c-di-GMP-I-GGC riboswitch aptamer from Ornithinibacillus californiensis, 85 nucleotides, folded computationally. The model forms 95% of the base pairs in the Rfam consensus. Lineage of the source: Bacteria > Bacillota > Bacilli > Caryophanales > Ornithinibacillus. The coordinates come from a structure-prediction model, not an experiment, and the mean pLDDT is 81.

Order: sequence, then structure tokens, then C1' cells
RNA sequence: UUUGAAAAUGGCAAAUCUAUUGAAAGAUAGAGACGCAAAGCUACAGGUCUACGGUUAUUAAACUAGGAUGGCUGAGCUACCAAAU
Repeated sequence: UUUGAAAAUGGCAAAUCUAUUGAAAGAUAGAGACGCAAAGCUACAGGUCUACGGUUAUUAAACUAGGAUGGCUGAGCUACCAAAU
């Protein structure tokens, strides 16, 4: 540098449940494993979700400041093991 998940005292942990928290989307901890070779970190670009508040509006909604998501994609930063060069 490239390729990879057979191996390791290996690593992470979806759904769901419980507790806490939040207006919500969600988040944190425990249990739990669907998966993951960056499922490590960063909301910079796009996507998706939310809408306490605000605007339009007038009873039903739309839009939106803001928020969430790195286990949606791109980008940036960093890194373990093995094999080959």
C1' cells in the first nucleotide's frame, strides 16, 4: 500500500423489554442480538425523521427557526487483527 473476517481473552450491538430523560423525533443505562471490517469520531454536503416555539391560516392543515439520525449516502479525521506486496 492492497485485500480480507477463517482465527483472537477479540470489538460493536438492530428490533423488543425495563428504568431515566425529552414537546416530539430521539437520547442514556441495563437486558437482548438483527446485523456490522471502521456499526470508531465529526452534522461539512445531500437524504430521512421531528415541529415545544414561529409564520400562514382558522379548526384542519401547510411551511419553518431549531432539534434528531454517523446502524442512510458522500466527505473529513483516526484505528485493531490477518494475509499478500